[in-house]
RNA sequence: UUUUUAUACAGAGGCGUGGAGAGACAGGCUCGACGAAGCGCCGGCAACCACCGCAAACGCGGAACGGUGCCAAGUCCUGACCAUAUAAAAA
Numbered sequence: 001u002u003u004u005u006a007u008a009c010a011g012a013g014g015c016g017u018g019g020a021g022a023g024a025c026a027g028g029c030u031c032g033a034c035g036a037a038g039c040g041c042c043g044g045c046a047a048c049c050a051c052c053g054c055a056a057a058c059g060c061g062g063a064a065c066g067g068u069g070c071c072a073a074g075u076c077c078u079g080a081c082c083a084u085a086u087a088a089a090a091a
Base pairs, nucleotide, nucleotide: 001091002090003089004088005087006086007085008084013042014041015040016039017038021031022030023029025079026078027077028076043071044070045069048067049066051062052061053060054059075083
């Protein structure tokens, strides 16, 4: 990167650094010098994998040490749902 499967109306932010952008894309709308993105530290949310228990089970429950993810607005809204994002597996 591609494919498959699952999920996307809930939840959870401070500090430092940095200086003008950010919210995938198009159109809107919104956020931003009362400090955007990025980066670092700490904290938190969730529970996909892994873990523990039960079990016939691809099922249910538990926990949150580990691998990811996430922490403005319903995936911000509308559109494409063969889109986008994340997880797991395969190539």